[in-house]
This is a predicted structure of a 154-nucleotide RNA (FMN riboswitch aptamer (RFN element)) from an Anaerolineales bacterium. Of the family's consensus pairs, 100% are formed in the model.
RNA sequence: AAACACCUUCGGGGCAGGGUGAAAGCGCAAUCCAAGAUUUUGCGCUCAUUCCCGAUCGGCGGUAAAGCCCGCGAGCGAACUGUGUAAGCCACAGAUUGCACGAUCCGGUGAAACUCCGGGGCCGACGGUACAGUCCGGAUGGGAGAAGGUGCGA
Numbered sequence: 001a002a003a004c005a006c007c008u009u010c011g012g013g014g015c016a017g018g019g020u021g022a023a024a025g026c027g028c029a030a031u032c033c034a035a036g037a038u039u040u041u042g043c044g045c046u047c048a049u050u051c052c053c054g055a056u057c058g059g060c061g062g063u064a065a066a067g068c069c070c071g072c073g074a075g076c077g078a079a080c081u082g083u084g085u086a087a088g089c090c091a092c093a094g095a096u097u098g099c100a101c102g103a104u105c106c107g108g109u110g111a112a113a114c115u116c117c118g119g120g121g122c123c124g125a126c127g128g129u130a131c132a133g134u135c136c137g138g139a140u141g142g143g144a145g146a147a148g149g150u151g152c153g154a
Base pairs, nucleotide, nucleotide: 004151005150006149007148008147009146010145017053018052019051024046025045026044027043028042029041030040055134056133057124058123059072060071061070062069067122068121075099076098077097078096080094081093082092083091084090104120105119106118107117108116126137127136128135
């Protein structure tokens, strides 16, 4: 030095501007109507960051620099073991299993790029709510990993 062990910190961004207005609420007018009315119709206003136009965002490792190539992370469900609890629910840890796991082409440069440059296109978990990549929520969570430190150590 490598390897190994431990610790600390960090570790996801985004609806500008406009259009329409379901249900509901409010107001007005007409209509119905008194045991047991408060119904019905029309108009106006408010009302979707989800609909329409348009705008905007892009985790980590690899590689000629990537939302779309290869791989990883984050999601939903089931039962099992251990710990916490008086017990159960629930929470944490471990391991198993089912489902889902998105999306790119052309041209140019070059030794090399579906990664750069130019042009066109596409994708985006779950719950809530007028139908959500962008609002609210689980989440001051989790995590792929990144940076640094300490010990041991020829």
Overview
The organism belongs to Anaerolineales, within Bacteria.